Predicted 3D model of a 95-nucleotide RNA (TPP riboswitch aptamer (THI element)) from an Acidobacteriota bacterium. The coordinates come from a structure-prediction model, not an experiment, and the mean pLDDT is 77. The source organism's lineage runs through Bacteria, Pseudomonadati and Acidobacteriota.
RNA sequence: CCGGUUGCCUAGGGGUGGCCGUCAAACGGCCUGAGAUCACACCCUUGAACCUGACCCGGUUAGGACCGGCGUAGGAAAAGGCAGAAGGAUUUCAA
Numbered sequence: 001c002c003g004g005u006u007g008c009c010u011a012g013g014g015g016u017g018g019c020c021g022u023c024a025a026a027c028g029g030c031c032u033g034a035g036a037u038c039a040c041a042c043c044c045u046u047g048a049a050c051c052u053g054a055c056c057c058g059g060u061u062a063g064g065a066c067c068g069g070c071g072u073a074g075g076a077a078a079a080g081g082c083a084g085a086a087g088g089a090u091u092u093c094a095a
Stems, first nucleotide, its partner, number of pairs: 001088002006083005011045004016039001017031005050075003056069004
């Protein structure tokens, strides 16, 4: 000097299902998950946050976007600043 994992700040985007208690409501419990509707929490700002396709298809389950496909698809905020890891390059000094 390059690099830029990661963290912080600001701005913006997003989702919040399934089953049971129950005929229903409030409320509570259980399943998966970062998060299951207010948590100023969580995630994401472009190789997967999220939406469309979708009352989709296959598998699984008590059930369900629970797992996978679809998906190198289309859309979606296309950010900004500060610090700066691993690693790399060059130069100088000493032995």